The prediction has a mean pLDDT of 75.
The RNA shown here (Bacterial RNase P class A) has 351 nucleotides.
The model forms 95% of the base pairs in the Rfam consensus.
Rfam family: Bacterial RNase P class A. Gene Ontology terms of the family: dimeric ribonuclease P complex, ribonuclease P activity and tRNA processing. It is annotated as a ribozyme.
RNA sequence: UGGGAUUUACGGGCAGUCGCUGGUAAUUUAUUACGAGAGGAAAGUCCGGACACUAUAUGAGCAUAAUGACUGAUAACAUCAGUUCGCAGUAAUGCGGGGAAAGCGUUACAGAAAAUAACCGCUGCAUAAGCAGUAAGGGUGAAAAGGUGAGGGUAAGAGCCCACCGCUGCUUUUGGUAACAAAAGUAUGCGAACAAGCCCCAUUAAGUGCAAGGCAAAUAGGCUGAAAGGGUUGCUCAGCCCAUAUUUUCAGCGGGUAAGCUGCUUGAAUUAUUAAGCAAUUAAUAAUCUAGAGAAAUGACUGCCGCCUGUUUUACAGGUACAGAAUCCGGCUUAUAGUAAAUCCCAUUUU
Numbered sequence: 001u002g003g004g005a006u007u008u009a010c011g012g013g014c015a016g017u018c019g020c021u022g023g024u025a026a027u028u029u030a031u032u033a034c035g036a037g038a039g040g041a042a043a044g045u046c047c048g049g050a051c052a053c054u055a056u057a058u059g060a061g062c063a064u065a066a067u068g069a070c071u072g073a074u075a076a077c078a079u080c081a082g083u084u085c086g087c088a089g090u091a092a093u094g095c096g097g098g099g100a101a102a103g104c105g106u107u108a109c110a111g112a113a114a115a116u117a118a119c120c121g122c123u124g125c126a127u128a129a130g131c132a133g134u135a136a137g138g139g140u141g142a143a144a145a146g147g148u149g150a151g152g153g154u155a156a157g158a159g160c161c162c163a164c165c166g167c168u169g170c171u172u173u174u175g176g177u178a179a180c181a182a183a184a185g186u187a188u189g190c191g192a193a194c195a196a197g198c199c200c201c202a203u204u205a206a207g208u209g210c211a212a213g214g215c216a217a218a219u220a221g222g223c224u225g226a227a228a229g230g231g232u233u234g235c236u237c238a239g240c241c242c243a244u245a246u247u248u249u250c251a252g253c254g255g256g257u258a259a260g261c262u263g264c265u266u267g268a269a270u271u272a273u274u275a276a277g278c279a280a281u282u283a284a285u286a287a288u289c290u291a292g293a294g295a296a297a298u299g300a301c302u303g304c305c306g307c308c309u310g311u312u313u314u315a316c317a318g319g320u321a322c323a324g325a326a327u328c329c330g331g332c333u334u335a336u337a338g339u340a341a342a343u344c345c346c347a348u349u350u351u
Base pairs, nucleotide, nucleotide: 001347002346003345004344005343006342007341008340009339010338012305013304014303015302016301017300018299020037021036023034024033025032026031027030039322043333044332046331047330048329049328050327051209052208053207054206058238059237060236061235062234064205065204066203067202068201069083070082071081072080073079084097085096086095087094088093098200099199103198104197105194106193107192119138120137121134122133123132124131125130146165147164148163149162151161152160166190167189168187169186170185171184172183173182174181175180213262214261215260222253223252224251225250226249227248228247229242230241231240232239269288270287271286272285273284274283275282276281306320307319308318309317310316311315
């Protein structure tokens, strides 16, 4: 200098005018003054919690969903960190992780055959047609039934046997918290791939969702009629709970409301410093208070300056993303014009 890998920060600024929604204070009680007012994703609602409620959230059976190496972090997780094994890459690094020897299914095209292999070739029989044997050799394919051998063996061949090598399982030892790694021994072992197709194994899961719920006031705890059980949160059964018409459901008549306060934002909070740890993260100290609504506000305009692009090139024109809170947190995923920074890898050049 060029090309890459990983991660982080920002994502307009200042001033003026007119408005909007809360809060505090003042008084003239509807005005004034002061101060506050969207995000990194507020989104998708995909996971995990806090919080709240439920006349069982219990037992048995069946189903459904999610997760899947090990250790740690955390309130918790499917998240994150470190490690480990496999694959890809020159590398930084990225992707993946139970079982294919329980069973079913799929494997395009090509090919004889895609898993109870015979097309050519080789061998035997046969006049021949053909039949039988054969996985050494050829050919097809992403994938063809462990590899090597002038070994044995055979009609020809073949793990059929033998030697060595590779893989797999098992046993032992050593290292490691563990996954796992290394070494030695051993064998009725040699099995194609896919489980994000079904399935099997292990673990986990009660439901609802701030329109949850609570308080106060008011009322109707009205009248008529019909039916008799109702609830138990994926289903069934058992058990349990409520009621015996003051309960539940349905229909009709008559009537009230579309409200008030609360939950509500001080929190696993934010910022800074120090310490512990490889790290995720944790602890201590100090400072700070930062939307809380009616599903409704958080805006508009003007000027100047940034940034990007273009041109008749130093002044004009155009552009400046994705998007927008609603109980609150931790993650993941998706969208995002553009700008900046850090660490690492590879190649080249110079000293």